Annotation:
The part of an RNA shown here (large-subunit ribosomal RNA, domain I) has 517 nucleotides and comes from Planctomyces sp. Its Rfam family is "Bacterial large subunit ribosomal RNA". Its Rfam clan is "LSU clan".

[in-house]
Context: one part of a larger RNA
C1' cells in the first nucleotide's frame, strides 16, 4: 500500500407525514366602478421589521342579533398598560369614517333644454351655462367588424391549417337565434336553440391532401307577441279647397288578411308588468345517544374482562390504533337586520270577438328583380340555385309577389323589404358542500416556508432555493476538561429525538481488528 468487518465522521437518498396542491360533482352567485372601482403609494399597534386587519375615527368607532369566560390577530416569548357577568374577546347583519395616487376627472364626449352668436340682412356654424348619461376594471363562455403564417398536400400556387391564433368594437349572466315570402314531396310538417342519429352517407376536392351537410328519426324544453299603412276623432303647420305633421283610436293576415258598409255578441280567458302578504332560500347559530376496569408503558385508543348507543361505526382531534374522552355524525331547531324570490294568493294595471256580401282603399320602394363584380352556404365558377354585400339599372299590390338547386310548365308551399320574446343551450375569476384506482416536498400551482417573494434586467419581462426536535420546551439547572467550539456527568421513558434537532442509504474521510504484500 491493498482486502475484509466493525466502530465514527460526511452526505440527506428512502420511508413515514401534511399546512399545499391537481382533478371533478351539485348547488349558489355571474359582476365593482364619479356616492370613485380593480390595483397601488403612505401610513396605523405601548414595541424596529415582515404579514394580516384598518384608514388621520386608522389589528379600529356606533348599533341590531348571536354567543358565555376569558381577552388586548400572527412571524414570536416576555414585559409594559388596560379590558371583561352592568355580557368583553370573537362570529353574522347593517351604518360611519375611509389620507394619496389611479377612469382619475375644475376634464372629454353623448343627449335634452337654454343664452348667446361670425363672414352675412334673415338664418346657420360657432360660444356659453344647467341637467342627465357616459369613460375603467373583470377567468372564461357569446355576438359582431378586421384577420394571420407555420403546417398538410411528403416540394409548391389553387387547396389546407382556418375564419383558428390574434387584434378592435360590444352585452349579458347567459349570449346569439326565433314565430316562415321556411322545409318538403305525403293522407305532409309547423317559431328558435341544444343533444343522439341520420352520417364520414349525399356531395365539394391541383377528384390531391383534404372538406363534409341536408331531410327524415329520437329526446331535451316549450310561448307567443308588438308596429307601419289603409280608415276615424282632435290639435299644429303652411295655406283657401288640400298639402304635412303630432297624439289618440284602429289594424297585424295566407284555409288571403285588414279598413270602409251591414248583422249579431261580450266580461270571461290569459300575463312575459307593478306591489303586497305568506312560504321558502342564504348570511351567525343551537340541541344532539353510550364506558368503565386491569396488566405493560412515559403516555392506552393497542391487549384483557365485564357493559352500553346506534336514524349517530362519515371525518378529524386526544401521550401508541377511540362508536361509547373531545369537535363533529344522522335527526331536529333557529334570524332583530340584510338580500334574493322563477313559488302560492290577493291588489292594482295590460288582455278578446264572430257572421255576411259588397266595395277595391291598405298590406314595409330606390325595395324585389335584372347585369357586372366579390362574400357565405358542406358545395373550390360549376348546370349553381338560395342568402347577403358593392356598382349600375329598376318593378308589380292580391286577376299581386317570392320559393321548390340552371331555365320553362304543370303542380305544391309561403307572404319579404319594421320589431320584441323565457326555457332547453356555453363558461366558471369567486362562494358553499362533497368527493378521488391523483401528487406526497426534484412531485403537485412558479410558490405547502417572507413567492410572483429573494434575485436578474434600462424596459417589456425572467424567476428560484426552502417543510418534520419532542407527547410537553420539559430546549440541558448544577458540577468537571478547555481559551472557545465541542466534550464528559447530572437532570429528565428515550438526547444516537440536543435545536446544523424524525428516519438517516450510497459516494468520500478516519480510526480499530483481522488477513495480506
Nucleotide at each position: 500500500g491493498g482486502c475484509a468487518u466493525g466502530u465514527g465522521g460526511g452526505g440527506g437518498a428512502u420511508g413515514u407525514c401534511u399546512u399545499g396542491g391537481c382533478g371533478a360533482u351539485a348547488g349558489a352567485a355571474g359582476g365593482c366602478g364619479a356616492u370613485g372601482a380593480a390595483g397601488g403609494g403612505c401610513g396605523u399597534g405601548g414595541a424596529a421589521g415582515g404579514c394580516u386587519g384598518c384608514g388621520a375615527u386608522a389589528a379600529g368607532u356606533c348599533u341590531g342579533g348571536g354567543g358565555g369566560a376569558g381577552c388586548u390577530g400572527u412571524c414570536a416569548a416576555a414585559c409594559a398598560a388596560g379590558c371583561a357577568c352592568u355580557g368583553a374577546u370573537c362570529c353574522c347583519g347593517g351604518a360611519a369614517u375611509u389620507c394619496c395616487c389611479g377612469a382619475a376627472u375644475u376634464a372629454u364626449c353623448a343627449u335634452a333644454a337654454u343664452c348667446u352668436g361670425a363672414a352675412u340682412a334673415c338664418a346657420u356654424a360657432g360660444g356659453g351655462u344647467u341637467a342627465u348619461g357616459a369613460g375603467g376594471c373583470u377567468a372564461a363562455c357569446c355576438c359582431a367588424g378586421g384577420g394571420a403564417a407555420c403546417u398538410g398536400a411528403a416540394a409548391c400556387a389553387u387547396c389546407u391549417c382556418a375564419g383558428u391564433a390574434c387584434c378592435u368594437g360590444g352585452a349579458g349572466g347567459a349570449g346569439a337565434a326565433g314565430a316562415a315570402a321556411g322545409a318538403a314531396a305525403a293522407c305532409u310538417c309547423g317559431a328558435u336553440u341544444u343533444c343522439c342519429u341520420c352520417a364520414g352517407u349525399a356531395g365539394c376536392g391541383g377528384c390531391g391532401a383534404g372538406c363534409g351537410a341536408a331531410c327524415g328519426g329520437g329526446a331535451a324544453c316549450u310561448a307567443g307577441c308588438c308596429c307601419a299603412a289603409a280608415c276615424c276623432a282632435c290639435g299644429a303647420g303652411c295655406a283657401u279647397u288640400g298639402c304635412u305633421u303630432g297624439u289618440g283610436g284602429g289594424g297585424u293576415u295566407g284555409u288571403g288578411g285588414g279598413g270602409c258598409g251591414g248583422u249579431c255578441g261580450u266580461u270571461a280567458u290569459g300575463c312575459a308588468c307593478u306591489g303586497a302578504a305568506c312560504a321558502g332560500a342564504u348570511u351567525a347559530g343551537u340541541g344532539g345517544a353510550a364506558c368503565c376496569u386491569g396488566a405493560u408503558g412515559g403516555a392506552a385508543a393497542g391487549c384483557a374482562g365485564g357493559g352500553c348507543g346506534a336514524c349517530a361505526c362519515a371525518g378529524g382531534g386526544u401521550g401508541a390504533c377511540a362508536g361509547c374522552c373531545c369537535c363533529g355524525u344522522a335527526c331536529g331547531c333557529g334570524a332583530a337586520a340584510a338580500u334574493c324570490c322563477c313559488g302560492u294568493u290577493c291588489a292594482g294595471g295590460c288582455u278578446a270577438g264572430a257572421c255576411c256580401u259588397g266595395u277595391c282603399c291598405c298590406c314595409g320602394a330606390g325595395u324585389a328583380g335584372c347585369a357586372c363584380c366579390a362574400g357565405u352556404c358542406a358545395c373550390g365558377u360549376g348546370g349553381a340555385a338560395c342568402c347577403u354585400g358593392g356598382u349600375g339599372u329598376g318593378a308589380a299590390u292580391c286577376c299581386g309577389g317570392g320559393a321548390g338547386g340552371c331555365c320553362c310548365a304543370u303542380c305544391u308551399c309561403c307572404c319579404a323589404a319594421g320589431g320584441c320574446u323565457a326555457a332547453a343551450u356555453a363558461c366558471u375569476c369567486u362562494c358553499u358542500a362533497u368527493c378521488g384506482a391523483c401528487c406526497a416536498a426534484u412531485a403537485g400551482u412558479u410558490a405547502a416556508c417572507u413567492a410572483g417573494u429573494a434575485g436578474c434586467g434600462c424596459g417589456a419581462g425572467c424567476g428560484a432555493a426552502a417543510g418534520a426536535u419532542g407527547g410537553g420546551a420539559a430546549g440541558a439547572a448544577c458540577c468537571c476538561c478547555g481559551g472557545u467550539a465541542g466534550g464528559g456527568g447530572a437532570g429528565g421513558a428515550u438526547a444516537c429525538u440536543g435545536a446544523a434537532c424524525c428516519u438517516g442509504a450510497a459516494a468520500c474521510c478516519a480510526c480499530a481488528u483481522g488477513c495480506u504484500u